[in-house]
RNA sequence: GGUCAGCUAGCUCAGUUGGUUAGAGCGCACGGUUCACAUCCGUGAGGUCGAGGGUUCGAAUCCCCCGCUGACCACCA
Numbered sequence: 001g002g003u004c005a006g007c008u009a010g011c012u013c014a015g016u017u018g019g020u021u022a023g024a025g026c027g028c029a030c031g032g033u034u035c036a037c038a039u040c041c042g043u044g045a046g047g048u049c050g051a052g053g054g055u056u057c058g059a060a061u062c063c064c065c066c067g068c069u070g071a072c073c074a075c076c077a
Base pairs, nucleotide, nucleotide: 001073002072003071004070005069006068007067010026011025012024013023019057028044029043030042031041032040050066052064053063054062
């Protein structure tokens, strides 16, 4: 330098052909249970879906561009 994959909650990840409220598990907070802790049960908070722009009535999803991470290939000394 080229090709490909990925970027969504604190962490690990879903998200179908663009569609009506953006989710799960773990973690966290509160409550219940307990003498207490853990377990278990219930409730809740937490997101501008990597940045910007475009298309569309409508974008996490399609297009352009940039950034970051990883894999493979190539090149130089």
This is a predicted structure of a 77-nucleotide RNA (transfer RNA) from a Candidatus Dormiibacterota bacterium. Rfam family: tRNA. Its family is annotated with triplet codon-amino acid adaptor activity in the Gene Ontology. Rfam classes the family as a transfer RNA. The organism belongs to Candidatus Dormiibacterota, within Bacteria. The same sequence occurs in records of 7 taxa. Its mean pLDDT, the model's own confidence on a scale to 100, is 82.